[in-house]
Record summary: The prediction has a mean pLDDT of 83. This is a predicted structure of a 77-nucleotide RNA (transfer RNA) from an Opitutaceae bacterium.
RNA sequence: CGGGCUGUAGCGUAGUCUGGUAGCGCGCUUGCAUGGGGUGCAAGAGGUCGUGAGUUCGAAUCUCACCAGCCCGACCA
Numbered sequence: 001c002g003g004g005c006u007g008u009a010g011c012g013u014a015g016u017c018u019g020g021u022a023g024c025g026c027g028c029u030u031g032c033a034u035g036g037g038g039u040g041c042a043a044g045a046g047g048u049c050g051u052g053a054g055u056u057c058g059a060a061u062c063u064c065a066c067c068a069g070c071c072c073g074a075c076c077a
Stems, first nucleotide, its partner, number of pairs: 001073007010026004020057001028044006050066005
């Protein structure tokens, strides 16, 4: 320098192909059960989906650019 993949809640991830305003597990908070812990049950908080722009009535999803990480190739030594 060229190509490809990945980026979603504190952590790990689904959803993307086929557009209709986002879920799961762990963790966290509160309550109940227990003398307490662990554990179980119930309820709840937490994400403008890497950034910006475009298309659309509507974008995590489609298009473009950029950023970060990883892989392959080229180049140099």

It was read from a public genome assembly. It matches the Rfam family "tRNA". The family's RNA type in Rfam is transfer RNA.